[in-house]
RNA sequence: UCCGGUUGAUCCUGCCGGACCCCACUGCUAUCGGGACGGGACUAAGACAUGCUAGUUGUGCGCCUUCAAGCUAUGAUGGAGGAGCAGCGUACAGCUCAGUAACACGUGGCCAAUCUGCCCUUGGGAAGAGAAUACCCCCGGGAAACUGGGACUAAAUCUCAAUAGGUGAAGAAACUUGGAAUAGUUCAUCACUCAAAUAACGCUUAGAUCAUGCUUCUAGGCGUUGCCCAAGGAUGGGGCCGCGACCGAUCAGGUUGUUGGUGAGGUAAUGGCCCACCAAGCCUUUGACCGGUACGGGCCGUGAGAGCGGUAGCCCGGAGAUGGGUACUGAAACAAGGGCCCAGGUCCUACGGGACGCAGCAGUCACGAAAACUCCGCAAUACACGAAAGUGUGACGGGGCCAUCCCGAGUGCUUUCCGCUGAGGAUAGCUUUUCUCUAUUGUACAAAGAUAGAGGAAUAAGGAGAGGGCAAGUCUGGUGUCAGCCGCCGCGGUAAUACCAGCUCUCCGAGUAGUGGGGAUGUUUAUUGGGCCUAAAGCAUCCGUAGCCGGCUAUGUUAGUCCUCUGUUAAAACCAGCGAUUUAAUCGAUGGAGUGCGGAGGAUACUGCAUGGCUAGGGGGCGGAAGAGGCCGACGGUAUUUCCGGAGUAGGGGUGAAAUCUUAUAAUCCCGGAAGGACCACCAGUGGCGAAGGCUGUCGGCUAGUACGCGCUCGACGGUGAGGGAUGAAAGCUAGGGGAGCGAACCGGAUUAGAUACCCGGGUAGUCCCAGCUGUAAACGAUGCAGGCUAGGUGUCAGAGUGGCUAUGGGCCACUCUGGUGCCGCAGGGAAACUGAUAAGCCUGCCGCCUGGGGAGUACGGCCGCAAGGCUGAAACUUAAAGGAAUUGGCGGGGGAGCACCACAAGGGGUGAAGCUUGCGGUUUAAUUGGAGCCAACGCCGGAAAUCUCACCGGAGGCGACAGCAGAAUGAAAGCCAGAUCGAAGAUCUUGCUAGACGAGCUGAGAGGAGGUGCAUGGCCGUCGCCAGUUCGUGCCGUGAGGUGUCCUGUUUAGUCAGGCAACGAUCGAGACCCGCAUUCCUUGUUGCUAACAGCCAAGAGCUGAGCACACUGGGAAGACUGCCGUCGAUAAGACGGAGGAAGGAGCGGGCCACGGCAGGUCAGUAUGCCCCGAAUCCUCCGGGCCACACGCGAGCUGCAAUGGCAGGUACAAUGGGUUUCAACCCCGAAAGGGGAAGGUAAUCCCGAAAGCCUGUCGUAGUUGGGAUCGAGGGUUGUAACUCACCCUCGUGAACAUGGAAUCCCUAGUAAUCGCGCGUCACUACCGCGCGGUGAAUACGUCCCUGCUCCUUGCACACACCGCCCGUCGUUCCAUCCGAGCGACUCAUGGAUGAGACAUGGUCUAACUUGGCUGUGUCGAAUCUAAGUUCCGCGAGGAGGGAAAAGUCGUAACAAGGUG
Repeated sequence: UCCGGUUGAUCCUGCCGGACCCCACUGCUAUCGGGACGGGACUAAGACAUGCUAGUUGUGCGCCUUCAAGCUAUGAUGGAGGAGCAGCGUACAGCUCAGUAACACGUGGCCAAUCUGCCCUUGGGAAGAGAAUACCCCCGGGAAACUGGGACUAAAUCUCAAUAGGUGAAGAAACUUGGAAUAGUUCAUCACUCAAAUAACGCUUAGAUCAUGCUUCUAGGCGUUGCCCAAGGAUGGGGCCGCGACCGAUCAGGUUGUUGGUGAGGUAAUGGCCCACCAAGCCUUUGACCGGUACGGGCCGUGAGAGCGGUAGCCCGGAGAUGGGUACUGAAACAAGGGCCCAGGUCCUACGGGACGCAGCAGUCACGAAAACUCCGCAAUACACGAAAGUGUGACGGGGCCAUCCCGAGUGCUUUCCGCUGAGGAUAGCUUUUCUCUAUUGUACAAAGAUAGAGGAAUAAGGAGAGGGCAAGUCUGGUGUCAGCCGCCGCGGUAAUACCAGCUCUCCGAGUAGUGGGGAUGUUUAUUGGGCCUAAAGCAUCCGUAGCCGGCUAUGUUAGUCCUCUGUUAAAACCAGCGAUUUAAUCGAUGGAGUGCGGAGGAUACUGCAUGGCUAGGGGGCGGAAGAGGCCGACGGUAUUUCCGGAGUAGGGGUGAAAUCUUAUAAUCCCGGAAGGACCACCAGUGGCGAAGGCUGUCGGCUAGUACGCGCUCGACGGUGAGGGAUGAAAGCUAGGGGAGCGAACCGGAUUAGAUACCCGGGUAGUCCCAGCUGUAAACGAUGCAGGCUAGGUGUCAGAGUGGCUAUGGGCCACUCUGGUGCCGCAGGGAAACUGAUAAGCCUGCCGCCUGGGGAGUACGGCCGCAAGGCUGAAACUUAAAGGAAUUGGCGGGGGAGCACCACAAGGGGUGAAGCUUGCGGUUUAAUUGGAGCCAACGCCGGAAAUCUCACCGGAGGCGACAGCAGAAUGAAAGCCAGAUCGAAGAUCUUGCUAGACGAGCUGAGAGGAGGUGCAUGGCCGUCGCCAGUUCGUGCCGUGAGGUGUCCUGUUUAGUCAGGCAACGAUCGAGACCCGCAUUCCUUGUUGCUAACAGCCAAGAGCUGAGCACACUGGGAAGACUGCCGUCGAUAAGACGGAGGAAGGAGCGGGCCACGGCAGGUCAGUAUGCCCCGAAUCCUCCGGGCCACACGCGAGCUGCAAUGGCAGGUACAAUGGGUUUCAACCCCGAAAGGGGAAGGUAAUCCCGAAAGCCUGUCGUAGUUGGGAUCGAGGGUUGUAACUCACCCUCGUGAACAUGGAAUCCCUAGUAAUCGCGCGUCACUACCGCGCGGUGAAUACGUCCCUGCUCCUUGCACACACCGCCCGUCGUUCCAUCCGAGCGACUCAUGGAUGAGACAUGGUCUAACUUGGCUGUGUCGAAUCUAAGUUCCGCGAGGAGGGAAAAGUCGUAACAAGGUG
């Protein structure tokens, strides 16, 4: 102090998660020491075996046992043990936290309403008399526990009584304290009551007594300790009060001893604490009562703090001792190791009866995630007893176990070598904290520690993590949406920095990490310190109670407030420095702080309170004014419908189109009349009124509010408003009317896959009126009410004022003020959109509401309602987002502008029908290899596959560099006759020969792969795109994503240009540029040309010479720029027309073709990662297949004929190609072709047109059109022509007579049509790429269809509409709700039984007490029962919700989402 996560990106809201600290448990790991208010608190205040935890006193008393000692007097002593009486203690200390929401606790006061053993101080006192009893002894009962009777005895035991004293009553006079006498003191009277232990010990004095045993007694003085009374203190309690202090209102009323009084009782003491009587009160929205939870505090964790959470352990207080009750004793208890009783549990028993209570220390079982030894000692501290010595103490002091926490230390250092300057390993040395050993010290005894010495690097490092957040790997292997990881985001589908491992690295370190809980992060509960137009959030509106807040001014008061002083705020804890342990943790003393509470003094501005005054808030009055404000009544108007009458004839109506419907019983339409209900055009206006809902024909009545004006009046009377009340659209409900039109439901007709809809024809409730109910709406300005302040501009409505004009009107215009209602806008605000004096700005007051999404406005409960339903209003569970605003795209059955023959229109020609060719699908097949699939696959890869190609099928054969192992001179590999095998083959095998060094048998590893992956890639290509777009720098705007520039207007093929503009410039594209064609000029002339000239001849388009004029070839220039004129346009850009010109507005045609997208295509052209095959998916050969054929599709060719066919004659090109080649020319053949052959390595030689033109014929016919198919005979290439080539000749002579729906191409030398060349190629062109010949028609536009670009708009889309997404049904799982009933449980009430306790009476024993039996009254645990109540569990069945992988049906929402 933040960080990750909603998005394509952004800002915001908001939550989830991470990092940090603390506590408990757990995993892995672990060397040592010191310290700790660390260690069965959390669950079972569950149950407990065994041992120990409270005794002590002989200086209170008698008795018993025992040991020692002494003993005729100068003496009468000392110890140990036991049971008992008595005293004190056992009410402390120790443990636990169940109960308790309370004066239990904390804090501050009070007791004029109180007690206090032991302790301290002061004063006084202890006179007299008597009695019982335990132990012991005797006799019993009982299994035991225990207990009965008799007899004896002591005391500091008990009793009586005296005095002092105490209590009460009424009385007197004063005094003291105090805020106040009910207190205290003094005096006198009466009644009642009533003390003591003169003991123990020591010293001492005097006396008595002392031998069949004894070791005593009496009286005094001194001292110590005890005893009694009174007063005071101290200590420790008891009681009362103010304040503080959990949650729930889905707990709103509670209470009958309840509230108070009088009297009596009870207590140490006040009090309904208890009782009798009287009164009817008391508490409560400032939360009573009820329910849930919980010992409270000091403190502890965390936090900057405020807070939040905890509070077992240490200290203080409380409560409890198996659950419950009860009293006794005592100073104190209703008593943890005391009594009695009930309950339940356990144990003993002779069955009759008894015993026990670990929430003391150890320990056991159970429970659980969870917690130690049945240790030592009273040496220290402390307590009990004691005069003391001392005794006792599981308090306490020590040790043991556990990393529970805190603190400290270590696990080494140096040299050399190896290693990559690494990790690490080896070697030699140094040091010894630790470790082991020895001695001293230490301690109750030990141990640890300390000191000194010896040995030896020895005895000592892990845990978690490495995709981001978050420090640290894009390292290797395995896995392949599997296994798994992950707090969150997310990783894993064959190249995983995220899984499992290895290596390396990071963090912390004797620890480290996980799980659960708490805090912080969170200003996500906001007092400090948040929000509510759209993200969650303003009540539908108003009135008003409590509450909260409140104008100017004066005086008083000082309650709040502020200041100073003071008491308290226990100790420990915290802070500061100091001191002790080597340091630290820890400990000690000192000081400080400790938000509070109490007291005293002071201040008086502000707030409060009290009393006055004022008028600026508010109310009232008066005046004229505006208005669909409300209620009631009356009257009117047009239209629809129905009816009547007339007139009139065949349809009407309805729709996208129809039909249902209506009409011949006369409709629709027209005219006249009548009835009835509803409504109120124009005026009419982002005009008016009202709190909101809402309000509109005209007139009248009643009534309410508003603005303005006033030298009027009252005098703060105000604002808001929890509860509460009133009003409240539409629909709905109850009852009664009414019912024309419209019209849920419903019935028909259509539409549709369906159509329970949209559209059409009908139509009930309803809509209307009256009286009630309901109480909700996107009841919206999604903006609570009130007040004040903060730039302007411009409309409009109402009122007032001033000025001007005037037609004198209720007139018009202008300005000013006030109030309402709109728009724009500055500052400011806001996440932004926006808002902006009508605030969402800046202040103030009050109310309501919000706290991630869903579950859910649901369930349960309560209240309201006739019902429908409304108000209030959760949880379990689930989920990482849901959401707001804005941005860029994309999309729309949104809008606008521009453009395109892969768009239309106007035209031309086709395809789609036929036959054939070719490609694809399908089918078939041993195989029919594979790829490509809208435009942008389908005469495409590959330009036509006989073998080859070749990837497919059948068959056959061959191949392993290198390393290791095995083999091999006992002969490897190789060659060969014959035979076998085979379609064939020394390939293999048999037999043998030759020859002489390697080797394919195994494991690895290779070569090769047209095997896989184009979704791992490079490269290349297609396409958007015959498009006009794509960006950058600087500046500016915006929090930002982004915008601007790139927009607007005009124009252009064009983001082309011009003008405007917070933009100014620029890049890549467009253009320019490059190539070809068209004109001219210059230049070059061979292989080209031949006009002029000369020569020759066969007399020609001849040859030679000559020449470079022309043509041509190849270079180089010129030319075209809207340059000129006119019109339009803005004086622009430019457009249109014209002139000139070979060419005119880009001259025509090409090349090039942006940033990028399409996971487009290609691993089968090559390259290439990874995977796979590896003696087969490699290599070779033969044969077959890619050529199949019921069928479907695409692209073509040939035609259907006369603009033609056939026959004859005849004319004119260009591009190109040529040595395994082009071939003139000659010969043969009917032809294909064959045999010769000059020339040509090319402007030299060769290959070379058809349509056309002329003549003839055919005469509209399946023909002299058309040529498929089939037969026969030839030719050529090639190893090979059957599957499966091409050509020639003869014969045969199919479909087809202009092509449905639909669809393609094209704007000029174009379409159409005609042939030629080349590519492939041994042969083969209906293909592709080029070339020339002939040569049209129709637009000069448009955005209707299909698309593209730009602007704009909506969006819940961004994988981007082939998007997103809703609900039922079906399956599985989870939690919840309802549920007949069943089972436990809490509380309170009524009744029954009733242990026991207390009070009191009678009777018996006794005669001082006490005890037995019995009666009455009160309280009363526990048990049973009745009807309730709270909470929990089970429950047939029912209901909705949530979550799940690719289920079913539709398409409701998002775009005008196709019915907003």

Notes:
This is a predicted structure of a 1460-nucleotide RNA (small-subunit ribosomal RNA) from a metagenome. The coordinates come from a structure-prediction model, not an experiment, and the mean pLDDT is 80.